Transfer RNA from a Candidatus Moraniibacteriota bacterium, 71 nucleotides, folded computationally. The source organism's lineage runs through Bacteria, Bacteria candidate phyla and Candidatus Moraniibacteriota. Its mean pLDDT, the model's own confidence on a scale to 100, is 82. It matches the Rfam family "tRNA". About the family: Transfer RNA (tRNA) molecules are approximately 80 nucleotides in length. By type it is a transfer RNA. The sequence was found in a public genome assembly.
RNA sequence: GGGCCUAUAGUAAAGCGGUAUUACGGAUCCAUGGCAUGGAUCAGUCUAGGGUUCGACUCCCUAUAGGUCCA
Numbered sequence: 001g002g003g004c005c006u007a008u009a010g011u012a013a014a015g016c017g018g019u020a021u022u023a024c025g026g027a028u029c030c031a032u033g034g035c036a037u038g039g040a041u042c043a044g045u046c047u048a049g050g051g052u053u054c055g056a057c058u059c060c061c062u063a064u065a066g067g068u069c070c071a
Base pairs, nucleotide, nucleotide: 001070002069003068004067005066006065007064010024011023012022013021018054026042027041028040029039030038047063048062049061050060051059
């Protein structure tokens, strides 16, 4: 320098163009004399910038970061 893959909550991951979801973790409350366990509720996320579309995590382009292969 070139090809390919990946980027979603604190962590690990789902997500057929139509309300962003699950588990663990976190907060509050209930239950217990207390802890653990259990139950209920809540907060928290699409790498960035453009484009297409009535509507984009999803499709297209560019950039950034990481991984891998070639040179």